[in-house]
RNA sequence: GGAGCCGGGGAGAGGAUCGCCGCGGGGCAUUCCCCCGCGGAGGAAAGUCCGGACUCCGCAGGGCAGCGCGCUGGGUAACGCCCAGGCGGGGCGACCCGACGGAAAGUGCAACAGAGAGCAGACCGCCAGCGGCCGCGGCCCGGUUCGCCGGGCGGCGGUGCGGGCAAGGGUGAAACGGUGGGGCAAGAGCCCACCAGCAUCCCGGGCGACCGGGGUGGCUCGGUAAACCCCGCGCGGAGCAAGGCCAAAUAGGGGAGCGAUGGCGUGGCCCGCGCCGCUCCCGGGUAGGCUGCACGAGGCGGCGGGCAACCGCCGUCCCAGAGGAAUGAUCCUCCCCCCUCGGGGGAACAGAAUCCGGCUUACGACCGGCUCCGCUC
RNA sequence: UGGGACUUCGUCUAACGGUAGGACAACGGAUUCUGGUUCCGUCAGUGGGAGUUCGAUUCUCUCAGUCCCAGCCA
Numbered sequence: 001g002g003a004g005c006c007g008g009g010g011a012g013a014g015g016a017u018c019g020c021c022g023c024g025g026g027g028c029a030u031u032c033c034c035c036c037g038c039g040g041a042g043g044a045a046a047g048u049c050c051g052g053a054c055u056c057c058g059c060a061g062g063g064c065a066g067c068g069c070g071c072u073g074g075g076u077a078a079c080g081c082c083c084a085g086g087c088g089g090g091g092c093g094a095c096c097c098g099a100c101g102g103a104a105a106g107u108g109c110a111a112c113a114g115a116g117a118g119c120a121g122a123c124c125g126c127c128a129g130c131g132g133c134c135g136c137g138g139c140c141c142g143g144u145u146c147g148c149c150g151g152g153c154g155g156c157g158g159u160g161c162g163g164g165c166a167a168g169g170g171u172g173a174a175a176c177g178g179u180g181g182g183g184c185a186a187g188a189g190c191c192c193a194c195c196a197g198c199a200u201c202c203c204g205g206g207c208g209a210c211c212g213g214g215g216u217g218g219c220u221c222g223g224u225a226a227a228c229c230c231c232g233c234g235c236g237g238a239g240c241a242a243g244g245c246c247a248a249a250u251a252g253g254g255g256a257g258c259g260a261u262g263g264c265g266u267g268g269c270c271c272g273c274g275c276c277g278c279u280c281c282c283g284g285g286u287a288g289g290c291u292g293c294a295c296g297a298g299g300c301g302g303c304g305g306g307c308a309a310c311c312g313c314c315g316u317c318c319c320a321g322a323g324g325a326a327u328g329a330u331c332c333u334c335c336c337c338c339c340u341c342g343g344g345g346g347a348a349c350a351g352a353a354u355c356c357g358g359c360u361u362a363c364g365a366c367c368g369g370c371u372c373c374g375c376u377c
Numbered sequence: 378u379g380g381g382a383c384u385u386c387g388u389c390u391a392a393c394g395g396u397a398g399g400a401c402a403a404c405g406g407a408u409u410c411u412g413g414u415u416c417c418g419u420c421a422g423u424g425g426g427a428g429u430u431c432g433a434u435u436c437u438c439u440c441a442g443u444c445c446c447a448g449c450c451a
Base pairs, nucleotide, nucleotide: 001373002372003371004370005369006368007367008366012334013333014332015331016330017329018328020040021039022038023037024036025035026034027033042349046360047359049358050357051356052355053354054239055238056237057236061271062270063269064268066235067234068233069232070231071085072084073083074082075081086100087098088097089096090095101230102229106228107227108224109223123169124168125165126164127163132159133158134157135156136155138153139152140151141150142149143148177195178194179193180192181191182190196220198217199216200215201214202213203212204211205210243291244290245289246288253282254281255280256279257278258277262276263275264274265273284450285449286448298317299316300315301314302313303312304311305310335346336345337344338343339342378447379446380445381444382443383442384441387401388400389399390398395431403419404418405417406416407415424440425439426438427437428436
């Protein structure tokens, strides 16, 4: 100098005055009003993506369907969250990322290109053989006017047809192990050595995922499950506009449909259980109050257990809450930042709504600790 | 506050995971004396970002945006 990780906060701190909301006490026996005291936004209050508490649906029962999750061990009320570890990938490194069960259960999919895309295939290419044709030169036989002519044999090259091969070229995201040697007409796990990978057996370590080592085997058996599916685990439905109490109001009206092998509670279905009308449309009335509602898986401090997440014990504190609306303003001092040295400014994301535990997303400028890399001394 | 659905050219709307198509509009040309009609052609798009896959409008996650529904009595 650059980088990685963990943690802490986050309209700065202190004071004064005036306001707003809620609670408690008092004047006061009640309302209004007044006085005193206490408390008054966040790390994300957000998105509503998960998991719970709570409440109702008779119990939350059984099965199918559906949905979600998916390495191992632990934490937790629970989780798709967290911690620790394993494996894979990335980085020189500190460290980071991973929906990370199963593809030799079954079914499906793979456009274009390419010869061939799933127990595949031969375009160029390599190879020996056979037959036909063409060309070149050779040998033998016969004829000869000595220039050659005819026939046969085998060779080389080209072309064509059928055959062998899958090493090389080429296509593709992917082409049925890699390197080297032997072998062969040319080749090829055809054979061999090593390596990678698979199956299986044994030994050692670990609670386990898994790791280390050794043996045997056939020679290789592809990808995709955030495609259907299989395996394992979990899930009943709805939501504080849940639900309870009180008050007010009235036309308990009209129409359509389905009915006791039915309808409703109950969500998709069936069984079981309970009840006996139910659903939709039109029309009518009323849209007020209280509660749920803030003491909770609670905050802070200490001790102890655990690598950690977290847990246990003790002490202490009470700490926002509604109507959608409250949570602010001014002044002084200090601190920080900016500039023209006299002033100005206090900033990012953002505002509780039944309550918790997480995740994700947004966030200007900061603080503390540990670690890595490079350079210099 | 809670629950649900959706997002494809300027607008409306298609697309078993395999070149994003059609209609209207816009623009250009032809036809016409001019305009309209008609015909031909052009332009333009998967809301943003990640992931799975050889390949994503489609599958998954996340962010953004739009729309719909929900009191009580009888």
Two RNAs folded together computationally: RNase P RNA and transfer RNA, 451 nucleotides in total.
Rfam match: Bacterial RNase P class A. By type it is a ribozyme. About the family: Ribonuclease P (RNase P) is a ubiquitous endoribonuclease, found in archaea, bacteria and eukarya as well as chloroplasts and mitochondria.